[in-house]
RNA sequence: GGAGUAGGGCGGAUGAUCGCCGGCCGGCUCGACCGGUCGGAGGAAAGUCCGGGCUCCACAGGGCAAGGUGCUGGGUAACUCCCAGUCUCGGCGACGAGGAGGAAAGCGCAACAGAAAGCAGACCGCCUCUCGCGCUUUGUGCGAGGGGUAAGGGUGAAACGGCGAGGUAAGAGCUCACCGGUCCCGGUGGCGACAUCGGGAGCCAGGCAAACCCCACCUGGAGCAAGACCGAAUAGGAGAGCGUUUGAGGGCUGCCCGUCCGAAGCUCUCGGGUUGGUUGCUUGAUCCCGCCGGUAACGGCGGGGCUAGAGGAAUGAUCAUGCCCCGGCCGCCUUCGCAAGGCGCUCGGGGAACAGAACCCGGCUUAUGCCCUGCUCCGGGU
RNA sequence: AGGCACGUAGCUCAGGGGGAGAGCGCUACCUUGACGCGGUAGAAGUCGGCGGUUCGAAACCGGCCGUGCCUACCA
Numbered sequence: 001g002g003a004g005u006a007g008g009g010c011g012g013a014u015g016a017u018c019g020c021c022g023g024c025c026g027g028c029u030c031g032a033c034c035g036g037u038c039g040g041a042g043g044a045a046a047g048u049c050c051g052g053g054c055u056c057c058a059c060a061g062g063g064c065a066a067g068g069u070g071c072u073g074g075g076u077a078a079c080u081c082c083c084a085g086u087c088u089c090g091g092c093g094a095c096g097a098g099g100a101g102g103a104a105a106g107c108g109c110a111a112c113a114g115a116a117a118g119c120a121g122a123c124c125g126c127c128u129c130u131c132g133c134g135c136u137u138u139g140u141g142c143g144a145g146g147g148g149u150a151a152g153g154g155u156g157a158a159a160c161g162g163c164g165a166g167g168u169a170a171g172a173g174c175u176c177a178c179c180g181g182u183c184c185c186g187g188u189g190g191c192g193a194c195a196u197c198g199g200g201a202g203c204c205a206g207g208c209a210a211a212c213c214c215c216a217c218c219u220g221g222a223g224c225a226a227g228a229c230c231g232a233a234u235a236g237g238a239g240a241g242c243g244u245u246u247g248a249g250g251g252c253u254g255c256c257c258g259u260c261c262g263a264a265g266c267u268c269u270c271g272g273g274u275u276g277g278u279u280g281c282u283u284g285a286u287c288c289c290g291c292c293g294g295u296a297a298c299g300g301c302g303g304g305g306c307u308a309g310a311g312g313a314a315u316g317a318u319c320a321u322g323c324c325c326c327g328g329c330c331g332c333c334u335u336c337g338c339a340a341g342g343c344g345c346u347c348g349g350g351g352a353a354c355a356g357a358a359c360c361c362g363g364c365u366u367a368u369g370c371c372c373u374g375c376u377c378c379g380g381g382u
Numbered sequence: 383a384g385g386c387a388c389g390u391a392g393c394u395c396a397g398g399g400g401g402a403g404a405g406c407g408c409u410a411c412c413u414u415g416a417c418g419c420g421g422u423a424g425a426a427g428u429c430g431g432c433g434g435u436u437c438g439a440a441a442c443c444g445g446c447c448g449u450g451c452c453u454a455c456c457a
Base pairs, nucleotide, nucleotide: 001378002377003376004375005374006373007372008371009370010369013321014320015319016318017317018316020040021039022038023037024036025035026034027033028031042354046365047364049363050362051361052360053359054223055222056221057220061257062256063255064254066219067218068217069216070215071085072084073083074082075081086100087098088097089096090095101214102213106212108208109207123153124152125149126148127147128146129145130144131143132142133141134140135139161179162178164176165175166174180204181203182201183200184199185198186197187196188195189194227279228278229277230276237270238269239268240267241266242265249261250260251259272456273455274454286305287304288303289302290301291300292299293298323351324350325349326348327347328346330344331343332342333341334340383453384452385451386450387449388448389447392406393405394404395403400437408424409423410422411421412420430446432444433443434442
């Protein structure tokens, strides 16, 4: 210098003028008024993909169904999130990815190619037997048929361990040594996933469960349009169905049982009316700083701060100064000098992008302008 | 705020792990004096996009993008 990889930070400050939204105070002509003062969007406010708080439901028991999660340990209010690790895979490496339980429970799938694709298979080849023909006649060649053989060839994503020796008619874990894998037993290290070592068994068992499924664990439902209070309006209308003790209907996803409410109305369709006010509403698993514990996520203690609450939705515009970045002139420092770098002055340009709170938090994902740092690999100079 | 469905040729749609297809439309040729009808042949596709599972993905899984639809209260 180039290529890459991991992590962190910021999202523009101050002032003036004119505007917008909300709180408080004051004024009068009492209004959708005027004046003063204070406060006023984000790292993702977004997508609404997870999890919780909060609120209501007649407190929610059991079974089926449905959905979700799936290596280990920890963190947390909780999670499909985060941290630390294990194993496998990718990369020369820094590092990254993983939905990583079960395929010797069941049931299925594998196009094309290939002889054969699932407790497989004989096309070529190899060996052997029978028959026929030929010859150089106790052999050998060719052809047909039967049998054996998974060593070799070729197909495929995948062909039932690898290699050597023995063995055999030819072969084959058929047997043996070594290597690899699986299972069982034991030792050591670790909380554990697991790692490692030793012994044994010829055991050699394929893939797909982001196919059905099996196993283990989790899940009551609805959502601020939750919920509470006040106010306004009407045709308090019509029709259909079910029901009044043999009990409709309801307990906010489906079914059954159980249980509770319910002693009379309920459900649906058509028609009618309203589109108001107050509250919930912002002090909270809250933010900043310091110390302590922990590898870390995070937790504990102490101190300090208050930081939008609108209700179809408010933050904007102009100017100036300062700061930052880029480019150019000049000067100074480092050097013997050049190059290069740093600093200062001045001139010009730029400060963009993604994007706007809607009950509140913790995450994830996605969009986006820059700045900084660590590490790896390659090339060059000394 | 909660929920559902869809995206495949220019248009409308089928295909739910192993050749990307149908109808209409388009192009060329035949037929006709000419047009239409008819016949023959053909072109046209990142299966919305990215990643993953798998030997293999339009399909299975997870994000992202886009489109459409439903849900107020009173009586």
Molecule: RNase P RNA; transfer RNA
Organism: Syntrophobacteraceae bacterium